A computed fold for a 115-nucleotide RNA from Peribacillus asahii, annotated as SAM riboswitch aptamer (S box leader). The coordinates come from a structure-prediction model, not an experiment, and the mean pLDDT is 81. The source organism's lineage runs through Bacteria, Bacillati, Bacillota, Bacillaceae and Peribacillus. The sequence was found by an Rfam model in a public genome assembly.

[in-house]
RNA sequence: CUCUUAUCCAGAGAGGUCGAGGGAAUGGCCCGUUGACACCUCAGCAACCUUCAUUGACCUGUUAUCAAUGAAAAGGUGCUAAUUCCUCAAGUUCCUGUAACUUGGCAGAUAAGAA
Numbered sequence: 001c002u003c004u005u006a007u008c009c010a011g012a013g014a015g016g017u018c019g020a021g022g023g024a025a026u027g028g029c030c031c032g033u034u035g036a037c038a039c040c041u042c043a044g045c046a047a048c049c050u051u052c053a054u055u056g057a058c059c060u061g062u063u064a065u066c067a068a069u070g071a072a073a074a075g076g077u078g079c080u081a082a083u084u085c086c087u088c089a090a091g092u093u094c095c096u097g098u099a100a101c102u103u104g105g106c107a108g109a110u111a112a113g114a115a
Base pairs, nucleotide, nucleotide: 002114003113004112005111006110007109008108013042014041015040016039017038021031022030023029027086028085043080044079045078048076049075050072051071052070053069054068055067056066057065084107088104089103090102091101092100093099094097
């Protein structure tokens, strides 16, 4: 860097260093010298990997494998402004709008796996 699968309207911030841009990309909107972003330390959130239990499936059979549900949080990641901040297309509704909602898509993020 590429591919596959799953998830993305929930949740969770303090201190220190630095000093001007940052929120991926377009437009919007927002954050930021009352110090953002980034980095470090500590803390936390969550439950993808992980561990355990129950049930079911598979199997000649099994403590193995798969699925669902529940519990845990030591370890591997991740995350801790705004729904992935919104964005594109189609449809529905009525209060006809820079509207709301539904479905789908593009791009992206994270995890697990593969080449």